[in-house]
RNA sequence: GGGCCGUUAGCUCAGCGGUAGAGCAGAGUCCUUACACGACUAAGGUCGGGGGUUCGAAUCCCUCACGGCCCA
Numbered sequence: 001g002g003g004c005c006g007u008u009a010g011c012u013c014a015g016c017g018g019u020a021g022a023g024c025a026g027a028g029u030c031c032u033u034a035c036a037c038g039a040c041u042a043a044g045g046u047c048g049g050g051g052g053u054u055c056g057a058a059u060c061c062c063u064c065a066c067g068g069c070c071c072a
Base pairs, nucleotide, nucleotide: 001071002070003069004068005067006066007065010024011023012022013021018055027041028040029039030038048064049063050062051061052060
């Protein structure tokens, strides 16, 4: 220098055009003499940045950044 993959909640990851979810962690309530376990509830996200296409973009296109793999 070139190619491919990835970037979404604190962490691990879903979601592939119709307005974003799960598990774990953390918080609260219940349970218990108490703790643990268990049950329930709520909260938590500029979807890496910018631009474009579209009625509508996490999703499609361009570009940049970061990380990984391969080639030179």